[in-house]
RNA sequence: GCUCCCAUCGUCUAGUGGCCCAGGACACAUGGUUCUCAGCCAUGGAACACCGGUUCAAAUCCGGUUGGGAGCG
Numbered sequence: 001g002c003u004c005c006c007a008u009c010g011u012c013u014a015g016u017g018g019c020c021c022a023g024g025a026c027a028c029a030u031g032g033u034u035c036u037c038a039g040c041c042a043u044g045g046a047a048c049a050c051c052g053g054u055u056c057a058a059a060u061c062c063g064g065u066u067g068g069g070a071g072c073g
Stems, first nucleotide, its partner, number of pairs: 001072007010026004018056001028044006049065005
């Protein structure tokens, strides 16, 4: 330098155009249970890397940027 893949809560992940102002697990906070802790139960907060485009409608499709990874030279 060229080609390809990936980017979603603190962490891991579901999603393949409308059913989703995004679901789950762990973690966290509050309350209950308990002499206390753990565990269990209930509730809660928390995310689509960025910019543009297509579309009535985009986390999802397209282009670019950034970051990460793999291969080739």